[in-house]
RNA sequence: CGGGUCGAGAGGCGCUGCAACGGACCACGGGUCCGCCACGCUCGACCCGGUAUGUAGUACGGCUGUAAGGGCGCCUCCCAUGA
Numbered sequence: 001c002g003g004g005u006c007g008a009g010a011g012g013c014g015c016u017g018c019a020a021c022g023g024a025c026c027a028c029g030g031g032u033c034c035g036c037c038a039c040g041c042u043c044g045a046c047c048c049g050g051u052a053u054g055u056a057g058u059a060c061g062g063c064u065g066u067a068a069g070g071g072c073g074c075c076u077c078c079c080a081u082g083a
Stems, first nucleotide, its partner, number of pairs: 001049009010076006018040001021035006039069001
């Protein structure tokens, strides 16, 4: 750095639908239509693979802090303020 598994980011309902995925067709390195689709994002733990570096780091202890974001509409929950 990439991939995978698990967990967390308060909970639900409805709508639209890009990518990905599935199907059919075509003039087939791609395109069209239909279906599905709003945690696909971030953080943490673990596993696998790759790359780089070369005596720095690791372990342990103390203190402090603890996320950020996620199309549109409605509702619930919690907190704060106002009436």
The RNA shown here (SAH (S-adenosyl-L-homocysteine) riboswitch aptamer) has 83 nucleotides and comes from Actinophytocola sp. Its Rfam family is "SAH (S-adenosyl-L-homocysteine) riboswitch aptamer". The literature on the family includes a 2008 paper in Mol Cell by Wang et al., "Riboswitches that sense S-adenosylhomocysteine and activate genes involved in coenzyme recycling". Rfam 15.1 lists 1,354 matches to the family in 1,132 species. Taxonomically the source falls in Actinophytocola (Bacteria, Bacillati, Actinomycetota, Actinomycetes). Model confidence (mean pLDDT): 76 of 100. The sequence is in RNAcentral, with records from Rfam and Ribocentre.